[in-house]
Molecule: small-subunit ribosomal RNA
Organism: Actinomycetes bacterium
RNA sequence: AUCUUGAUGGAGAGUUUGAUCCUGGCUCAGGACGAACGCUGGCGGCGCGCUUAAUACAUGCAAGUCGAACGUGAAGCCCGGGCUUGCCUGGGUGGAAAGUGGCGAACGGGUGAGUAACACGUGAGAAACCUGCCUCGGAGACCGGGAUAACCAAGGGAAACUUUGGCUAAUACCGGAUGCCUUCAUCUGGCCGCAUGGCCUAAUGAAGAAAUGGAUUCCGCUCCGAGAUGGUCUCGCGGCCUAUCAGCUUGUUGGUGAGGUAAUGGCUCACCAAGGCUUCGACGGGUAGUUGGUCUGAGAGGACGACCAACCACACUGGGACUGAGACACGGCCCAGACUCCUACGGGAGGCAGCAGUAGGGAAUCUUGCUCAAUGGGCGAAAGCCUGAAGCAGCGACGCCGCGUGCGGGAUGAAGGCCCUCGGGUCGUAAACCGCUUUCAGCAGGAACGAAAUUGACGGUACCUGCAGAAGAAGCACCGGCCAACUACGUGCCAGCAGCCGCGGUAAUACGUAGGGUGCAAGCGUUGUCCGGAUUCAUUGGGCGUAAAGAGCUCGUAGGCGGUUCAGUAAGUCGGGUGUGAAAUCUCCGUGCUCAACACGGAGCGGCCACCUGAUACUGCUGUGACUAGAGUCCGGUAGGGGAGUGUGGAAUUCCUGGUGUAGCGGUGAAAUGCGCAGAUAUCAGGAGGAACACCAGUGGCGAAGGCGGCACUCUGGGCCGUGACUGACGCUGAGGAGCGAAAGCGUGGGUAGCAAACAGGAUUAGAUACCCUGGUAGUCCACGCCGUAAACGUUGGGCACUAGGUGUGGGUCUCUAUCGACGGGAUCCGUGCCGUAGCUAACGCAUUAAGUGCCCCGCCUGGGGAGUACGGCCGCAAGGCUAAAACUCAAAGGAAUUGACGGGGGCCCGCACAAGCGGCGGAGCGUGUGGCUUAAUUCGAUGCAACGCGAAGAACCUUACCUGGACUUGACAUUUAGGGAAAAGCCGGUGAAAGCCGGUGUGCUUCGGCGUCCUAAACAGGUGGUGCAUGGCUGUCGUCAGCUCGUGUCGUGAGAUGUUGGGUUAAGUCCCGCAACGAGCGCAACCCCUGUCCUAUGUUGCCAGCGGAUAAUGCCGGGGACUCGUAGGAGACCGCCGGUGUCAAACCGGAGGAAGGUGGGGACGAAGUCAAGUCAUCAUGCCCCUUACGUCCAGGGCUGCACACGCGCUACAAUGGCCAGUACAAAGGGCUGCAAACUCGCGAGAGUAAGCCAAUCCCAUAAAGCUGGUCUCAGUUCGGAUCGCAGUCUGCAACUCGACUGCGUGAAGUCGGAGUCGCUAGUAAUCGCAGAUCAGCACGCUGCGGUGAAUACGUUCCCGGGCCUUGUACACACCGCCCGUCACACCACGAAAGUGGGCAACACCCGAAGCCAGUGGCCCAACCGCAAGGAGGGAGCUGUCGAAGGUGGGGUCCGUGAUUGGGGUGAAGUCGUAACAAGGUAGCCGUACCGGAAGGUGCGGCUGGAUCACCUCCUUU
Repeated sequence: AUCUUGAUGGAGAGUUUGAUCCUGGCUCAGGACGAACGCUGGCGGCGCGCUUAAUACAUGCAAGUCGAACGUGAAGCCCGGGCUUGCCUGGGUGGAAAGUGGCGAACGGGUGAGUAACACGUGAGAAACCUGCCUCGGAGACCGGGAUAACCAAGGGAAACUUUGGCUAAUACCGGAUGCCUUCAUCUGGCCGCAUGGCCUAAUGAAGAAAUGGAUUCCGCUCCGAGAUGGUCUCGCGGCCUAUCAGCUUGUUGGUGAGGUAAUGGCUCACCAAGGCUUCGACGGGUAGUUGGUCUGAGAGGACGACCAACCACACUGGGACUGAGACACGGCCCAGACUCCUACGGGAGGCAGCAGUAGGGAAUCUUGCUCAAUGGGCGAAAGCCUGAAGCAGCGACGCCGCGUGCGGGAUGAAGGCCCUCGGGUCGUAAACCGCUUUCAGCAGGAACGAAAUUGACGGUACCUGCAGAAGAAGCACCGGCCAACUACGUGCCAGCAGCCGCGGUAAUACGUAGGGUGCAAGCGUUGUCCGGAUUCAUUGGGCGUAAAGAGCUCGUAGGCGGUUCAGUAAGUCGGGUGUGAAAUCUCCGUGCUCAACACGGAGCGGCCACCUGAUACUGCUGUGACUAGAGUCCGGUAGGGGAGUGUGGAAUUCCUGGUGUAGCGGUGAAAUGCGCAGAUAUCAGGAGGAACACCAGUGGCGAAGGCGGCACUCUGGGCCGUGACUGACGCUGAGGAGCGAAAGCGUGGGUAGCAAACAGGAUUAGAUACCCUGGUAGUCCACGCCGUAAACGUUGGGCACUAGGUGUGGGUCUCUAUCGACGGGAUCCGUGCCGUAGCUAACGCAUUAAGUGCCCCGCCUGGGGAGUACGGCCGCAAGGCUAAAACUCAAAGGAAUUGACGGGGGCCCGCACAAGCGGCGGAGCGUGUGGCUUAAUUCGAUGCAACGCGAAGAACCUUACCUGGACUUGACAUUUAGGGAAAAGCCGGUGAAAGCCGGUGUGCUUCGGCGUCCUAAACAGGUGGUGCAUGGCUGUCGUCAGCUCGUGUCGUGAGAUGUUGGGUUAAGUCCCGCAACGAGCGCAACCCCUGUCCUAUGUUGCCAGCGGAUAAUGCCGGGGACUCGUAGGAGACCGCCGGUGUCAAACCGGAGGAAGGUGGGGACGAAGUCAAGUCAUCAUGCCCCUUACGUCCAGGGCUGCACACGCGCUACAAUGGCCAGUACAAAGGGCUGCAAACUCGCGAGAGUAAGCCAAUCCCAUAAAGCUGGUCUCAGUUCGGAUCGCAGUCUGCAACUCGACUGCGUGAAGUCGGAGUCGCUAGUAAUCGCAGAUCAGCACGCUGCGGUGAAUACGUUCCCGGGCCUUGUACACACCGCCCGUCACACCACGAAAGUGGGCAACACCCGAAGCCAGUGGCCCAACCGCAAGGAGGGAGCUGUCGAAGGUGGGGUCCGUGAUUGGGGUGAAGUCGUAACAAGGUAGCCGUACCGGAAGGUGCGGCUGGAUCACCUCCUUU
């Protein structure tokens, strides 16, 4: 590059969690429909159209036809007659109408009630059968007879109808003859078959026909044979649910005989036998017409059975037969029943599940149409007639398919709508406007095919041509995710939405509306149903350690599966062939309607089917086949709490007796109940009795499991090892079934020491039906018999085989070393543990003892709750067990692991956390803040720590936000516009509490544009009104705690982990070492400021050593820069040095030096985050609210109120003190509306006057405690100063409410403070004063400053808070978590229940219609015979068997209903407790028993799915 072959086929998502993986359910996206509903609706083609009441039906039509089978023969017409001119009558023609007769009516059409069945499908069989009309072949039709309907006459009846008499025909009926032939009986010969048996044939006997009719191309009649068509019967196989239906059956199963049928057959009957079916599901119950096919699906399957086609069944309900070729008969008959109608009340009539149509039911389903033109059917010789079969039309978007509602241009991106950051965006080339076209619909003209001669309902239709004009023609759903498409307004957990998750509580893409968008489109959505997705019943194609799920264990029946080898067979299996698998459908190819839907032609596909033929690997089957590796037997050893029975031993508890002995014992967290002076407890001795067996003892042994423990004996089961011999697949599993089966419990009889449900008492507690204590009965023990369940667990069914190892331990055998023995090493078999590879697993984990890899068998699971419950059945003495649902309800319930948080879990560590100390608070008085109360108002906020001397660094007015009263309304304040005025500002007067109101006076500046101001109007102002849960900003708190993270890498499916854990160390995630980690960021530390030492520079207002001068005195002056100090810049401290410890580390301990030593002291600095923490009243701000008021102004009041309670302080209670006198030493600040010296006055607060100072200069400004001296002498005082009185000062417009201070007087409580609680580790606590901010004034508060200046820390057990690691968890709003049960209330479904109402199927008996069959005295009768009497034969009637409906009765089963009752479920805020989750505060749970308001408690036995600590054993690493 070329060629060829095969295949056309499988998508997921949302939802459990803080997050993850898994399990698992729920939900969605797809397709389909005989559909319905909502909104909407232009045309055509092809289809489809009562799924419900197999309910009831008015009216019309749906099956007739033949005169060429027959007898009559109306009307009309023609020709006559009679005449009363419109009647009667004769003949002819004509043929209506009914009747006799023939064929049809058993087809066609409808429906799906019944039916689980040979009903259907498929394949066979009938040697056990029938078949009118049709076709073919053969043979025939001779002679006779008697009736009868119609009709006529008469009668009954309302009607339907009917009775009697008389006449008549036939292809109606009957008798005889003939017999190719058929049937039967006897019987000859031959051939064939799977059995019974079948076919052909010779002979004899018996029986059996006809219409020679009608027509004149022909059609009929009879017998026989064959064919075709149609039917009938039998059998194999196939296709629903239920075992809470397990046993069913008496014509039942078979035989003999008979009857019956077209025919086999218990189909029916008599007799005989006792059979027949069934777990491979009989019988019963429920449901259902079956199939071809239809829908879906990748397929395998699943669901369905409209239309079309095949079969079946049915025809008001039930029964029955007649006729006929065919029926037990949809538009036939008889009977019974229900219903409807007519009636003269005596009787009658009817059956739409045919086509239309009506009522009813229902969510719901059409016209009382046209035509026989075509196709087909019936009759006829035919013409033809009939045909609601059929062909057409009508109605319905019910479905499928096709077409249209215009096409091109057109930006100022018009108007308008919506949004808006106000710029704009969008609807949108969309419209307008310009140009073009005319499909469809409309109008007009023409006009088919369907028909081979005639005949066209459809139909003047399809189709063709012409005409006019964009003209007549778009909606529906959705827009939070799944799922494609977003904004605004309204609403405010309301109204509403919702398929699932879920939206809505004032900024809703989720509700409603609008604009815009998305998807489909004459439709679009919704609802319902089915399949799919769902591998969610798993054959394809799932699971069971912990998610749902291994039966408690073993034995064993059926069944399933099964070692090696030989031969046969050929059932399974595989190959080839034949038949069949209807048509339609489906697939492919093609053709016809303009396409398509649709239709037609051809091919293909399709069976677990039947038969023929071949193959023999595997499976099966056959064989008195063969074998030994599976299995078993024998023999020799061996370990053992294996089982049953009998006996026996010591220790201990208790009781009894006696001795010693005296006041307590006992018990608990602490106590009490209890026992004890009538002598307990303690102790010694003796005795009694029952139960259990210390040490050994061990993840050691045995057993199927439950379970088994002193010792001995008797009986007995199983295992393991070794060796050879024997049997010869005898094996594995095991539905049903059987046996065993802890504890508790039950029955009968014993026994009872200890223990101990229940019970009693004592404690605890709010209570305590518990935990603790003292007692104590069943029971625990024995024998026999029940029960049959447990967390009966390894939560792991049994068997066989295979797949690395290592290390313990129990039982055996062999071997090495060795003289033997005991140890020890090695090998091997069986058991029992741990670790671990591959592999598996959602993970945890499992891992030769599998949860790995395979095979075989059994059991079990399919969301949670309801519920292992109800009902039913079986078992049990009972308790109860086994089996085992549904309604209803939820969107989850769950497993494992992860990160946090939490624990009345653990470990390590830190902090004035405790401890050790010092001083306080809590008691008093006062100050101040808060709660509460009060009030017109006591404005508002802050509320555990982290509100409460907080916002407030300062409420008399103001502040001020509150209250009362008086006022204003574009406003007290800002901006803009329009108009206007000169009324402006200011001043004066009146009124008033003032604000304000009223009146008067007054006429600004200007560059003439205007500016300023005022008035009116409109926008707007204003709000300490709300929301701190809409916000920004700021702040508090954990906490100056040491943490919080990231990148890359690695590990893990993943969330995540690692790093950050570990060993040390630190104040510190500080540093070091180690390490699948390596690095980095925010924090820590450091960098900044103050302070401590020194140096340098500088020297005013600071300083004064030296020099000089001056003063009463003072750096006062000259001068100086040394010192102090100020300013600026440096140095210094880093575990740097030494020693020790430590891992040769980090670091720690000690030392030297140094002003300072291990971050020197202090400050500023506050990680990621937490608390919806605080603040809308600092400010800012969204939204909402007020607008002659929630805005603004003013006066007064209030924020200061006071029975109380709390927080924070001040002053004290005194002698370490008070008072008096004298005397010393600071730092840091402030000052012009200011600080104010000095001087004078006043006791004083202060006043007067006044220098200096914009300040290192002057002032505030005397620091106080201290020190020295004096006094007081323990008292409510010379302590303490509250309270009150009087008199004052200052500030201020003003000190009444409500300032501070001064003087004099007064002199309260209080004598060191209960429970409890706070601060502080050094220049700290304590104590002392000074200054400042705010401020007119007001400080016990706050912020700073210095002075004096301690005590104590053993230590980390405990309290509180925090950090790290680890553990458990049912928490994640994270323990202030979660959560259980009773009770109360509301609603819902279910069970039980005295009963009550009905359905269904059956049984027993009674009655017994129609009818078939059988019998039949008497009665009746045309055909034939006849001797005319009668006979043969027939009929009605009657009787009998069977027999539907009906009645009675007792049962079965199902459904409804039921006073009351039981539990269950659900329900924002009910009650009681606290059971569970952490060691859940008594570990929990399982079974059982008792008890209790409730969760629950306790006893007995069991489990770990228990935390923590310790010990033992084993294991891993070194």